[in-house]
RNA sequence: GAGUUUGAUCCUGGCUCAGGAUGAACGCUGGCGGCGUGCCUAAUACAUGCAAGUCGAACGCUAACCUUCGGGUUAGAGUGGCGAACGGGUGAGUAACACGUAGGUAACCUGCCCAUAAGACGAGGAUAACUACUGGAAACGGUAGCUAAUACUGGAUAGUAUAUAGAAUCGCAUGAUUUUAUAUUUAAAGAUGCGUUUGCAUCACUUAUGGAUGGACCUGCGGCGCAUUAGCUAGUUGGUGAGAUAACGGCCCACCAAGGCGACGAUGCGUAGCCGGACUGAGAGGUCGAACGGCCACAUUGGGACUGAGACACGGCCCAGACUCCUACGGGAGGCAGCAGUAGGGAAUUUUCGGCAAUGGACGCAAGUCUGACCGAGCAACGCCGCGUGAGUGAUGAAGUUCUUCGGAACGUAAAAUUCUUUUAUUUGGAAAAAACGUAUAGUGUAGGAAAUGACAUUAUAGUGAUGGUACCAAAUGAAUAAGCCCCGGCUAACUAUGUGCCAGCAGCCGCGGUAAUACAUAGGGGGCGAGCGUUAUCCGGAUUUAUUGGGCGUAAAGGGUGCGUAGGCGGUAGAUUAAGUCUAAGGUUAAAGUGCAGGGCUCAACCCUGUGAUGCCUUAGAAACUGGUUUACUUGAGUUUGGUAGAGGUAAGUGGAACUCCAUGUGUAGCGGUAAAAUGCGUAAAUAUAUGGAAGAACACCAGUGGCGAAGGCGGCUUACUGGGCCACAACUGACGCUGAGGCACGAAAGCGUGGGGAGCAAACAGGAUUAGAUACCCUGGUAGUCCACGCUGUAAACGAUGAAUACUAAGUGUUGGAAAAAUCCAGUGCUGAAGUUAACGCAUUAAGUAUUCCGCCUGAGUAGUACGUACGCAAGUAUGAAACUCAAAGGAAUUGACGGGACCCCGCACAAGCGGUGGAGCAUGUUGUUUAAUUCGAAGAUACGCGAAGAACCUUACCAGGUCUUGACAUCCGUUGCAAAGCUAUAGAGAUAUAGUGGAGGUUAACAGCGAGACAGGUGGUGCAUGGUUGUCGUCAGCUCGUGUCGUGAGAUGUUGGGUUAAGUCCCGCAACGAGCGCAACCCUUGUUGCUAGUUACCAUCAUUUAGUUGGGGACUCUAGCGAGACUGCCGGUGAUAAACCGGAGGAAGGUGGGGAUGACGUCAAAUCAUCAUGCCCCUUAUGACCUGGGCUACAAACGUGCUACAAUGGCCACUACAAUGAGAGCCGAUACCGCGAGGUGGAGGAAAACUGAUAAAAGUGGUCUCAGUUCGGAUUGAACUCUGCAACUCGAGUUCAUGAAGUUGGAAUCGCUAGUAAUCGUGAAUCAGAAUGUCACGGUGAAUACGUUCUCGGGGUUUGUACACACCGCCCGUCAAGCCAUGGGAGUUUGCAAUACCCAAAGCCGGUGGCCUAACCGCAAGGAGGGAGCCGUCUAAGGUAGGGCAAAUGACUGGGGUUAAGUCGUAACAAGGUA
Repeated sequence: GAGUUUGAUCCUGGCUCAGGAUGAACGCUGGCGGCGUGCCUAAUACAUGCAAGUCGAACGCUAACCUUCGGGUUAGAGUGGCGAACGGGUGAGUAACACGUAGGUAACCUGCCCAUAAGACGAGGAUAACUACUGGAAACGGUAGCUAAUACUGGAUAGUAUAUAGAAUCGCAUGAUUUUAUAUUUAAAGAUGCGUUUGCAUCACUUAUGGAUGGACCUGCGGCGCAUUAGCUAGUUGGUGAGAUAACGGCCCACCAAGGCGACGAUGCGUAGCCGGACUGAGAGGUCGAACGGCCACAUUGGGACUGAGACACGGCCCAGACUCCUACGGGAGGCAGCAGUAGGGAAUUUUCGGCAAUGGACGCAAGUCUGACCGAGCAACGCCGCGUGAGUGAUGAAGUUCUUCGGAACGUAAAAUUCUUUUAUUUGGAAAAAACGUAUAGUGUAGGAAAUGACAUUAUAGUGAUGGUACCAAAUGAAUAAGCCCCGGCUAACUAUGUGCCAGCAGCCGCGGUAAUACAUAGGGGGCGAGCGUUAUCCGGAUUUAUUGGGCGUAAAGGGUGCGUAGGCGGUAGAUUAAGUCUAAGGUUAAAGUGCAGGGCUCAACCCUGUGAUGCCUUAGAAACUGGUUUACUUGAGUUUGGUAGAGGUAAGUGGAACUCCAUGUGUAGCGGUAAAAUGCGUAAAUAUAUGGAAGAACACCAGUGGCGAAGGCGGCUUACUGGGCCACAACUGACGCUGAGGCACGAAAGCGUGGGGAGCAAACAGGAUUAGAUACCCUGGUAGUCCACGCUGUAAACGAUGAAUACUAAGUGUUGGAAAAAUCCAGUGCUGAAGUUAACGCAUUAAGUAUUCCGCCUGAGUAGUACGUACGCAAGUAUGAAACUCAAAGGAAUUGACGGGACCCCGCACAAGCGGUGGAGCAUGUUGUUUAAUUCGAAGAUACGCGAAGAACCUUACCAGGUCUUGACAUCCGUUGCAAAGCUAUAGAGAUAUAGUGGAGGUUAACAGCGAGACAGGUGGUGCAUGGUUGUCGUCAGCUCGUGUCGUGAGAUGUUGGGUUAAGUCCCGCAACGAGCGCAACCCUUGUUGCUAGUUACCAUCAUUUAGUUGGGGACUCUAGCGAGACUGCCGGUGAUAAACCGGAGGAAGGUGGGGAUGACGUCAAAUCAUCAUGCCCCUUAUGACCUGGGCUACAAACGUGCUACAAUGGCCACUACAAUGAGAGCCGAUACCGCGAGGUGGAGGAAAACUGAUAAAAGUGGUCUCAGUUCGGAUUGAACUCUGCAACUCGAGUUCAUGAAGUUGGAAUCGCUAGUAAUCGUGAAUCAGAAUGUCACGGUGAAUACGUUCUCGGGGUUUGUACACACCGCCCGUCAAGCCAUGGGAGUUUGCAAUACCCAAAGCCGGUGGCCUAACCGCAAGGAGGGAGCCGUCUAAGGUAGGGCAAAUGACUGGGGUUAAGUCGUAACAAGGUA
C1' cells in the first nucleotide's frame, strides 16, 4: 500500500496478501564452473580403523646385521625427561561475576621463552628392566637375587624467603620500598662438539630480580518470563581468634552479637550456554546466536582425589550406579558430544578417501617421527555468484494444432531453408603459481675468543607437490552435447475452448462449482522466473496492531463508586554557592573477522587482500544557562485570624396535623369490591356507606423551583442541643507549608445476612380467580419475608455527566441561587443558546470532549468469560483478583437511503359506512383439482390461474394413445440423370395411407414440372420463460420517478422534490441555496351531448299535388346522414383567502368547473406469464422425439372448488290483443311473398355485395282474461317415443322440434362479490368464431332506482415524521431448553510417573586428623637405638542407596458440569417497531 464487516458511507478494529531471509524439508525438473555450507531430532547406543607421542646428544639391558674387532647401525621392552591441562568435539547443565563492558589486586601464581646477575662443590643408598622359582583362564601379579642414570637422599656455599628487633622514604587505607643484626632452607662434577695445558661452545640444570605470555580472585553497570511465586535467610549477616589456599574472604572451625535480602521485585517456578555478530527495519526496535572468532560449561551418570607450572583431567586413576562384552564363574574389560562409519530416531544432513607438499602443534642439537589440527579431493542445485543451451537473413505468413462471426485469426520469423560463430562439449597437444624453509657440501662477512667448534647474516649447488597433468593456453570436429517450473476471478502481470454439473475438485483472504465455470480438469494461447521453479515451516516487515520516536479511554475496547493520605513522581519568585544530571575538549579502550567508505587481486562476480572510520564504557580538564543539592530572602500558590451570610449538610432527643388500616358504639340495608369483561374475595352472624371516640405504625401534601447542601452514596413536617464544610468583605499574620497519589485507611443506594424489637400501608415467595392452544406471566382478590428502629456484617449498581484530580489560558448572549456594592459591576455556584477550535460523526464549547502542563487509573478483535483453577475477604449469599484450550472473519460506533411498525400526523380510493342486487344451499352449463385411463395432449396457480390460451375438440383441428405405413423425407435450396410418364377421372385390393391398371392431356426444353439417385441437409407443439427478443398481466391512470449546474456534507448522501396553502394531480401559488430541465399529470386524439354552414340518396316529408302505402312528382324546411366549424375559458358577478393559487355561491348557457365515456400506463417491482402465436442461443432426436393414415382420446366420474344460466313464484305463471329501438351481419351468403308440416323444418327462389333487399315479430311495457299460495297452471332437470337440420359420417360425442314424463328447489350457514346515474337492477337484440354446435365473449338499445352522516374501524395507495439489532428488507431478524454427531476443557473416588528439598539410617573411594601394637634402604649413632616414613585401625565430612511425611508438576480416570460447533429435528416466541407488559 491492497483485500475483507455495509444496500451504500465514514470510523474503530481484527484477519489476510504483496517484500526480505533460512544449516532447511517436500514436489516437478536438471548442462557447466567458482566460492561457501551440510544431524536443528536421541548429551541415544556404538562394530571396525585411525585421532599423542617423542628423545639413544639422560640410563642400563636384549636381539639382528655390519665390522678395520676399537666398535657401529637398526629394532625392542624398561628406567628417566618433556608433552599428554594444547589442538579437536558438543551445548546437557547454568538466570550465575557464567557472559559482555569498564575498572581493581598494596590479596596472587605462571613450565617452556627473553634480559640481567651469580652458580653448578663433595658424598651415599636403592630400584625397574634382566635371571630363577611361583599364582592366575585372563587381566594382572608374588618371592629371592643382579644393575645404571639428567631417577632418589643427606652435606657445603650464596642470595632470597620466613620469623624477631630497629631505622629512613613513600602511599587513599590495610600498607609498600630500601636497609642493619640473628636463626632456618638449594643444585644434574649431566650430555654432545671442538681444542686439549687450566678450557671453550651448544643444549639441559640451580638461585635471584625483571619482562613477556597464560591464568586466578574482587567490584560497578548491562541483557528472559510468571506476583494465580510475597515474604526469604541459621554459616544465615557481622566481629574476634585459629586453620586452609598461589591468594582475599564464613572458604572452614570455636566463641560472641542479631543481623542480612525484599515491591527499584527478594524467594520460588519455568525457559535459556553468553558475546562479537546474523536476519529484518527509514530508524527506534523486533527475532535469532548454524558456519567463522572470543569466553564458559561438559566428556556414559554421580562422587573423589593423585600427579603436575597448569587438571579435580574427552582418548589418566579410584569408588558407586545403569548398560554392553569376555570368562575356566573365582574374576576381568569398556566409554566416538575426536575423523570417517553403523544402528536408531526423524521431514531431514555427506566418504569407513589422499597427504603431511603448505600453515600450525608435541618431542628432539638435528636429521626426523607423530599430528582425522590442517591442506586437499569425493557426495548433495543446500546457498550465493558467473556462463551456456546459438547468431544473421528468412512470408507461399508452409504443414500441424487451437479458436472462429466460417470471412479468417493465433502459435509466427517461430520452423523449414540459407549464411555464419564455437563459449560449452568431445579428441589431441602444450603447461603454470602455490617452494619458503630446513639440511648437506663449498664459500664470504660480523661480534667475541688464545684458537677451533659454534652463534648470527649471506652466496652457490643439490633436493622437497597430496591436490594433479589440475587451472590456463593452442588445434581439430561440429549447431553440434544442454529447459524447465509456477501462474493466468480480484488483490496480481497474464483468456479462450472443451469436459464436469454443489459432483469431482480448488482455496493465502474474499470466495468458486447446482448445464453456457476466464476460479475445478484438460488443451491452445498468454504472463512470470529461469538450472531452477513452486509448496510447507520459521523470523522481521508491512502492523502507528503495545504507539520513546509514534495510539487511545462521552457513545467504538477503555475513568477506579467517593474521599483522606504513605512511598513515589512533579512543583512559585529573587540572589549566592556546588558541579550529580547536562554540554565542550582531549586521552584510553571498544581483539580479529564482519558492516560502511576508499583502493587492489582472481577474465567479471561471488570470494579474497590492504587501508581508514563508526556506536558504548572509563579517565582527565573546563563551562554554569537549565534540572538537582546546600543556603539566604520574597508573597502572588496554600493556610491562619476577624466580621457577616445561605442551606432538605450530619447526629441525637422531643413534638404536630392530614390520610390509610384496625377496634368500639350509633344510624342504615343489600349489596360491596374489582375488570376490557368477569370471577375469586367481603356481606343478613349487618358489610360497603355515614357519624363519634380510641389504638398503632409509617410517610411528611401545598411551599417545590434544570432551586439549595454534601466528596460520593444521598438529604425534605416542626422545635431544641451538639457538629462538619462552603461563600463574601476587609485588614493582619505564616512564608511554598503545594498538586497528584501505587499500596493503605475510611465512607458507600437498594437488595441480602445475624441478634433483639416493631409491623399501619405496600409487597418478592405462595394461594385462589381470570386470560390463553398452554400462561409456573402481564390483569384481579388475598398474602409472608422484607420495607421501620438499635447494634453488627455485606461492599456491590446504567454507583452515569456512561466524561479521574489539579492549575493556567481561549468570543459573546441570556436565565437563576448566595454574598458584596449608591450604581456600573465583581466574586462563588447552577442551567440554556452559541464563536474560534475540536470530533468518525453525533455532539462538546470558560461547568470543554478546545489549547497546554503534572500525577493516578484503565484499553489492545469477537465469542469462550467476568467463566475455570488458585489465593484473599465474608456467617452465608457472594465479592476482589482473573486465564487457557477451542471456534469465527468478523464483532462494533456514528450517520445515510430504503423497507417495516399491533409508532404519530395529513390525504385519497365502492376501502369501510349508507343502500340496491347477488354468490355460498338446488338442478343444469362451463373451467379447474383429484381420480381413472392405452391416451384422458400441453400450458395458466393468492391478489395478478380456474366460461383462462380456446372468436366455438364428431373426422379435420390434435400437439395425446393403439395399430398400419415412409426414410433426402409432408415442406426449402443445390447436383446428376430420365422424359410424354402430371393433376383429374374410372376400375381393382385394402380400414385407409398406399399399390396396380386404364383414361386423360395441362405445363414444359434455360426445364421452374414429375420420377429416380447421391449427399449436404430438411423436420421436431422435444428440453430450458432461471440463457433471451418480442408481447402481456399486476401494483396503477397511483402521482410519482429522475437529471444538469450550483450549494452543503470527509462521505454514503442531502438540497431542488421539504415548508404555508390548494388540487383529481410533484395541479397551481407563495416562501426558500437553489436555478433550470426531462419522463409521467393535464392538454392535443376518438366518441357522446348543443348548434351554424355545406351537401341531400337508398334516408326525411312542413307546404303543393298523388297513393292502399313518402307510393310517385316535388321540396332542402324538419328528422337523419357526414364533412367543416362554433361552443366552456373559473371567461363574468359576489363572498372567503395572503392582494396569490384556489375554493364556495350565482348569472348566462344545450352543457360548469378534467361535462360523460374511451384510447393513452412514468422510473421501476414480482428471476410474474409465454420457447405451444412468432423469433431465437445452447442441449437433445435423425429408418425417429420427423412424416402419412384409420380408429380412439381431449366429452371418463366416489369427491372438491371457481364462474355462470334457470328457478324456487302473484311486482308472478299462462292465454289473447296492442305499441315503441339501436348496433351489427349477409354471395359456397342473407333469403321475402306463396304452398306443405302441430312444430323443428321442407319445397321454391322475388330481392339484395345493402341508409334500398333479407335476417327482423324486439322484449320487458300496456289492455283484457285466468290461476289464488299449493311442490302448484311455480320450476323445469331427468327419461321414453317419434322427428328435423348440418355434415363422407351425429355410436362413443352435435343442435333443434313434437308428445309424454315432471327430479331437486319454498330465497340459501360461516363467509363473501359487484355497483355512486342513464349507474345498479331488469328486458330483449345483434355480431365474431362457425358446415353444424353458446347459459360463454364482445357489442346494442328499452325500462330505470336507492344511498353516501362521515373517515373511528377493514383493505390498498400517496406524503411528512419517528424507532429499528430489518436490507433476500416483518413471509425480516432472532433467543433459550430438549434430542443427535463431533471437538477442546473444568470437577472427580483415585491411579501412575517425574522434579527439588527436609529429617533420620547406612556409608564406598578419598583428602584431612588421631594412633597402642606391627613393618621400615639412604640421615645420626661403634652398637643398642633414634629421626623420618609406611601399611593397618579409628574419627569428621560424604556420592549412591534406604525409610518417612509433606511440597510442586505432568499423564490418566468410572461418572459428571458447563462451553464451542454442525443447510433443512422438537417446544415455545424472550429481544429488535410502543416487538405487542418500553